The part of an RNA shown here (large-subunit ribosomal RNA, domain II) has 687 nucleotides and comes from freshwater bacterium LH6-2. Rfam family: Bacterial large subunit ribosomal RNA.

[in-house]
Context: one part of a larger RNA
């Protein structure tokens, strides 16, 4: 991991409810027991009891009323238009293990200290080899001591190192030789040393050189049994089929927040009967958002103007005075801002009433799910106008939706699947090839492989279409060549020097000219010198500037290998505009078939419409095992089971044939259930 067997909403009750069916009904019903009989059992008696037909009030009690009250007020909860009750049978509820498996844990009764921890009593073990305390004796020494050497001794939680005991490092093992080993290396090895026999101490307890360690592979409370099917707002699991409808993830509350109640949104039954929804148009209406104003409030505010007030500055003995490129209130111009500002205002949306379409409400009462939502558009709020963020609104969709595009992609376009079909037609989106269908057509743009369906800016840029405006040009422009660019004058100052060309100043002036700046640039220490404005020649047809705009160009760095999905594509198969055509879905439509709901009648057919669907909610069935009755069923001329094929049903299954198998089985109408397995890290078994 497969197979097989096993496995989960049951069962009980004088309990509540609720809807069917049946009986009797203002009544309905008996329980215990008792009598009779019998095979289970049935009958017939039993009125005890209970509901129900009257409420009100704490009660006394009183009653179609009653209570509170002084009430004949008033109000409250009754009264009318009046059906109950027994039994089955289903749906929910209760109490019960209560759909099935799961705790960690608590309480109690015991069992353990052969495993270890400490600790008694008894024993028992330590190969050799070193060192050489104390004391002791000699000798020497002292007044005696003391000391001192020499021999002697034989001590140590001493020293080395087997055996014992630990277990420090490495490897190796790691589905082990082993539920802790082996080897290699090391610690200690007369001691707080190792051990063998007996014993002691026991679970909130012991023991502990203290690690929460150890108490039989278990220890921050040991095993065992019971309580006990503990509880489990929690997590897995929960077994045939078909048919109809079809949700929420939101308000309030909550020791509430992944639970739950009430209510909202589903389902089935009853009852009511045009009410109620949606669009559209009308007519009437409330309203302060969007936007805009703001000399229309309130606050916030540019620049100026006028001007109280301050501040500075002048003056003065002082008090007036007086200026001020300062501050600035209030007015006035002018610019301009507000969720918690409006003199002002919409579109929508909303509310009432009609009309017209197209639907089909509402209320009781069974049943319930949901109360983690989510991405998108659009209108805010927090946040960085950051989040695949988070919070509200509105609307779509996705949850509970398949199919087509989008390369793959729940939310996006596109469209909403009852069944079949090797037809049509289309949508969104395609139409070189991979791939169904145009290398389809006018007319333009791109040169970048830009682009070919994710993706970027400030800035830069004689890259090129297009458009406007505007100077100059056959009295010659613009661009090149050729030639001229001069005089006073080195203009005044300044300076060591300042001569167009450090720098300051101006009548930046005059002359001479075709034209020439008291000079546009480079140069010099200043000069020189080169060039430019300016002009003439030559040449002969467009030159220039500035706006707008389309497409490109750079800007342009990301972590495995790169690319439009891929191959590859330039008058494109890239973009722009306009056209024809074709492909393209489970759409529509078309043939055939079904089913649900409604209507119609001739009662089996016609019509309409509808048949995606998770949690739910309703119905309608298959099957398996018993039980009653019938079939006066079947079966060694072959039951059940297994296998092949065929065949019938929408399905769950059935139903023949043929094999094999060797003794039991069916079928029909009714009952009753230990009544269907793919999941529970399910349980046993076998591979």
């Nucleotide at each position: 991991g497969c197979c097989u067997a096993c496995g989960a909403g049951u069962u009980a009750c004088u309990c509540c409810u609720c809807a069917c069916u049946g009986g009797c009904g203002a009544g309905g019903u008996u329980a215990a027991g008792u009598u009779u009989u019998u095979g289970a059992g049935a009958a017939a008696c039993g009125g005890a009891g209970c509901c129900g037909a009257a409420g009100c009030g704490a009660a006394a009690g009183c009653g179609a009323g009653u209570c509170c009250g002084a009430a004949c007020a008033g109000g409250g909860c009754g009264u009318u238009a009046c059906a109950g009750u027994c039994a089955g049978u289903g749906g929910g509820g209760g109490u019960a293990g209560a759909c099935g498996c799961g705790a960690a844990a608590c309480u109690u009764u015991g069992u353990g200290a052969u495993c270890u921890a400490u600790c008694c009593a008894u024993g028992a073990g330590c190969a050799g080899g070193u060192u050489g305390a104390a004391g002791g004796u000699g000798u020497g020494g002292u007044a005696a001591c003391a000391c001192a050497c020499a021999c002697u001794g034989g001590a140590g939680g001493a020293c080395c190192g087997a055996a014992c005991c630990c277990g420090u490092u490495a490897a190796c093992g790691u589905u082990g030789a082993a539920a802790a080993g082996u080897u290699u290396u090391g610690g200690g090895a007369u001691g707080a040393c190792u051990u063998g026999u007996g014993g002691a101490u026991a679970g909130g307890g012991g023991u502990g050189a203290a690690a929460g360690g150890c108490c039989a592979a278990u220890c921050a409370a040991a095993c065992u049994g019971a309580g006990a099917g503990a509880u489990a707002g929690c997590u897995c699991g929960u077994u045939c089929u078909c048919c109809c409808c079809g949700a929420a993830a939101u308000g309030u509350u909550u020791u509430u927040a992944g639970g739950a109640a009430c209510a909202g949104c589903g389902u089935c039954a009853u009852u009511u009967a045009u009410a109620g929804a949606u669009a559209u148009c009308a007519u009437a209406g409330a309203g302060g958002u969007a936007g805009a104003g703001c000399u229309a409030c309130u606050g916030a505010u540019u620049g100026g103007g006028c001007u109280a007030g301050g501040g500075g500055g002048c003056u003065u003995c002082a008090c007036c005075g007086c200026c001020u490129a300062c501050c600035a209130a209030a007015c006035c111009c002018u610019g301009a801002c507000a969720a918690a500002c409006u003199c002002c205002g919409a579109a929508u949306g909303c509310u009432a009433u009609g009309a017209u379409a197209u639907u089909g409400g509402a209320a009781u009462g069974g049943c319930a799910g949901u109360g983690a939502g989510g991405c998108u558009g659009c209108g805010g709020g927090c946040g960085c106008u950051a989040a695949g963020g988070u919070c509200c609104g509105u609307g779509g969709c996705c949850g509970a939706g398949a199919g087509g595009g989008a390369a793959a992609u729940a939310a996006c376009c596109c469209a909403g699947a009852a069944u079949a079909g090797c037809g049509a037609c289309u949508a969104a989106g395609g139409u070189c090839c991979c791939u169904a269908a145009u290398a389809c057509g006018u007319a333009g743009u791109u040169a970048a492989g830009u682009u070919g369906a994710a993706c970027a800016a400030a800035c830069g840029a004689g890259g090129u279409g297009g458009g406007g405006c505007u100077u100059c040009a056959a009295u010659a422009a613009c661009a090149g060549c050729c030639a001229g660019g001069a005089u006073g004058u080195u203009u005044g100052c300044u300076u060591g020097g300042a001569a167009g060309c450090a720098g300051c100043a101006a009548u930046u002036c005059a002359u001479u000219u075709a034209a020439a700046g008291a000079g546009u640039g480079c140069g010099u220490a200043a000069c020189a010198g080169c060039u430019c404005a300016c002009u003439g020649g030559u040449c002969g047809a467009g030159a220039g500037g500035c706006c707008c705009u389309g497409c490109a160009c750079g800007g342009a760095a990301a972590a495995u290998g790169a690319u439009c999905g891929g191959g590859c594509a330039u008058c494109a198969a890239a973009c722009u505009a306009c056209g024809a055509a074709c492909c393209g879905a489970a759409g529509u439509u078309c043939u055939a078939u079904g089913a649900u709901u409604g209507c119609a009648u001739u009662u089996a057919u016609g019509u309409a419409a509808u048949c995606g669907g998770u949690a739910g909610g309703g119905g309608a069935g298959c099957a398996u095992u018993c039980u009653a009755a019938c079939c006066u069923g079947c079966g060694u001329u072959g039951a059940a089971g297994c296998a092949u094929u065929a065949u019938g049903g929408u399905g769950a299954u059935g139903u023949a044939u043929u094999g094999u198998g060797g003794a039991g089985c069916g079928g029909u109408u009714a009952g009753a259930a230990a009544a269907g397995a793919a999941a529970a890290u399910g349980u046993a078994g076998g591979c």